[in-house]
The part of an RNA shown here (large-subunit ribosomal RNA, domain I) has 586 nucleotides and comes from a Chloroflexota bacterium.

Context: one part of a larger RNA
RNA sequence: GGUUCACGGGGGAUGCCUAGGCACCAAGAGCCGAUGAAGGACGUAGUAAGGCGACGAAACGCCUCGGUCAGCUGCCUAACAAGCUUAACCGGGGGUGUCCGAAUGGGGAAACCCGUCUCGAUGAAUAAUCGAUUCACUUCGAAUGUAUUUGGAGUUCGAAGAGGUAAGUGGGAGAACUGAAACAUCUAAGUACCCCGAGGAAAAUAAAGCAACCGCGAUUCCCUUAGUAGUGGCGAGCGAACGGGGAACAGCCCAAACCAGUUGGUCUUAGUGGACCGGUGUCCUACGUCCAAUUGGGGUUGUAAGGCACGUCAUGGAAGGUCGCCGGGCCGACCACGGCAUAAGGUAGAUCUAGUCGAAAGUUCUGGAAAGAACUGCCGUAGAAGGUGAAAGCCCCGUAGGCGAAAGAUCUGCAUGAGUUGGACGUGACCUUGAGUACCACGGGACACGGGAAAUCCUGUGGGAAGCAGGGGGGACCACCCUCCAAGGCUAAAUACUCUUGGUGACCGAUAGUGUACUAGUACCGUGAGGGAAAGGUGAAAAGAACCCCGGGAGGGGUGUGCAAUAGACCUGAAACCGUGAACUU
Numbered sequence: 001g002g003u004u005c006a007c008g009g010g011g012g013a014u015g016c017c018u019a020g021g022c023a024c025c026a027a028g029a030g031c032c033g034a035u036g037a038a039g040g041a042c043g044u045a046g047u048a049a050g051g052c053g054a055c056g057a058a059a060c061g062c063c064u065c066g067g068u069c070a071g072c073u074g075c076c077u078a079a080c081a082a083g084c085u086u087a088a089c090c091g092g093g094g095g096u097g098u099c100c101g102a103a104u105g106g107g108g109a110a111a112c113c114c115g116u117c118u119c120g121a122u123g124a125a126u127a128a129u130c131g132a133u134u135c136a137c138u139u140c141g142a143a144u145g146u147a148u149u150u151g152g153a154g155u156u157c158g159a160a161g162a163g164g165u166a167a168g169u170g171g172g173a174g175a176a177c178u179g180a181a182a183c184a185u186c187u188a189a190g191u192a193c194c195c196c197g198a199g200g201a202a203a204a205u206a207a208a209g210c211a212a213c214c215g216c217g218a219u220u221c222c223c224u225u226a227g228u229a230g231u232g233g234c235g236a237g238c239g240a241a242c243g244g245g246g247a248a249c250a251g252c253c254c255a256a257a258c259c260a261g262u263u264g265g266u267c268u269u270a271g272u273g274g275a276c277c278g279g280u281g282u283c284c285u286a287c288g289u290c291c292a293a294u295u296g297g298g299g300u301u302g303u304a305a306g307g308c309a310c311g312u313c314a315u316g317g318a319a320g321g322u323c324g325c326c327g328g329g330c331c332g333a334c335c336a337c338g339g340c341a342u343a344a345g346g347u348a349g350a351u352c353u354a355g356u357c358g359a360a361a362g363u364u365c366u367g368g369a370a371a372g373a374a375c376u377g378c379c380g381u382a383g384a385a386g387g388u389g390a391a392a393g394c395c396c397c398g399u400a401g402g403c404g405a406a407a408g409a410u411c412u413g414c415a416u417g418a419g420u421u422g423g424a425c426g427u428g429a430c431c432u433u434g435a436g437u438a439c440c441a442c443g444g445g446a447c448a449c450g451g452g453a454a455a456u457c458c459u460g461u462g463g464g465a466a467g468c469a470g471g472g473g474g475g476a477c478c479a480c481c482c483u484c485c486a487a488g489g490c491u492a493a494a495u496a497c498u499c500u501u502g503g504u505g506a507c508c509g510a511u512a513g514u515g516u517a518c519u520a521g522u523a524c525c526g527u528g529a530g531g532g533a534a535a536g537g538u539g540a541a542a543a544g545a546a547c548c549c550c551g552g553g554a555g556g557g558g559u560g561u562g563c564a565a566u567a568g569a570c571c572u573g574a575a576a577c578c579g580u581g582a583a584c585u586u
Base pairs, nucleotide, nucleotide: 001585002584003583004582005581006580007579008578009577015571016537017536020508021507022505023504024503025502026501027500028499029498030497031164032163039100040099041098042056043055044054046080047079050076051075052074053060062094063093064092065091066090067089071084072083073082105114106113107112115135118132119131120130121129122128137161138160139159140158141157142156143155144154169197170196171195172194179186183233209216210215220247221246222245223244224243230238231237251490252489253488254434258297259296260295261294262293263292264291265290267288273284274283275282276328277327278326279325280324281323302468304433305432306431307430308428309427310426311425312424313423316335317334320331321330322329337422338421339420340419342417346414347413348412349411350410351409352408353407355403356402357401361376362375363374364373365372377394378393379383386396387395439463440462441461442460443459444458445457446456449475470485471484472483473482474481524531525530544570547558548557549556550555
């Protein structure tokens, strides 16, 4: 020096554990903000320096209404002091709520500086201090109002907006890496990223749709059709629909024709035209005609519908209007009756936001400890789970099953109820039915569909219809046939996502599972945007080692605690690596 054995050091694997994560299911909830949000700064405690949480100068809290209980003065974090105890704690409602922040009186290097209006307190004071209040901008509305032009600078008052927001959602704009084993069409992908908007969902939605000669009947979502038909440097790839089965179901309103009113303009001197008709009267530079605007009624569809005119049938009443009166016609607020829908409030119930009642076991043995073993019982609408010194239906907390709300919230039923609505048919080539639209050409884009035989949808440029005897579609185009009615609008549910509560797991178990089981978006790094850790476990209970000894201390040796101290600042404690002793060997 090597090998082996024994005993240590070192190290923190492994085992066991879980305080934290992950995923899914069910139910419920879903926007916040000038009444100042989200997010922060700074403060607030008897001892109080720090972190977390809570709170706001009324500051570890105030008032009130309920629940609950013998303790309480948050956690890391013990102790003392001083208190409270119809307290503390839990829940509903309210009050207070510094400063910054959209930040909004002005400024500003966020959490700071400096004002103004009108009141109030102190004060001699219009000084100063304190308290309350006003004062930003934009849009809209009303009033007022600089006016040669009828257009309005400004002022006052009122209302609204602004900013935030994880995911989901609609729109605008929109890559590249990559794949094609290179690469350009193509792909990745209308993805990522950016911007705008809205909501608890968003979007879509009531056929100018599908289908196929049979039929269906808004939208959305799921399963299937189907990796099919297609598309494609026919490469890589991309990839439907019809039909079928489910979830959920809900349908409506304008524009126009026409009628009436109002306003503005226009035309007309009439025995003959006109004011609904007849008679009578009156009027006509308007109470009339026509045009425009506006308000109300009417009306909303495709085997066309509606309006108007005429006709047939049917008909609750009615003030009033239609130039005056009489008769007729028409319109008709309102009342009654019927239908539909549902706001606020009422009433009853359910649920949520605190809670509450809740059965039944003992002995002996082992052990540090009994829930284990033995013996003998009991409950069970409860043998889910967790805890208790090992493994408990009967010890604790619970569980099954019941009960419960002053206050707030949600939902449902009932009655009331602002509201809304109430003829049918026939005839008529009389009127209306969404125009720079449909469509076409060119250039692009979307459709599973890459320009293709390329329909359909959107539209930048140019052209540009019909109008019901009309028009669109049925995958070039034409005919026949079928089907639908564009160029206006609204619409719940089934769907997406998140949070809360409850539950579940052939999910993880500290290099895993969230980046974070612990003072974690912390420490630390970076000018900044941003990046971003490590770090769990004594024991049943601190009983956390009084006292003695060595030592400056750290640390150690005794003693003591404990089942255990090689459980002593810590469970277990592998390997590398480093020693001590012994044996063998060179």
RNAcentral holds the full RNA, with entries from ENA and SILVA.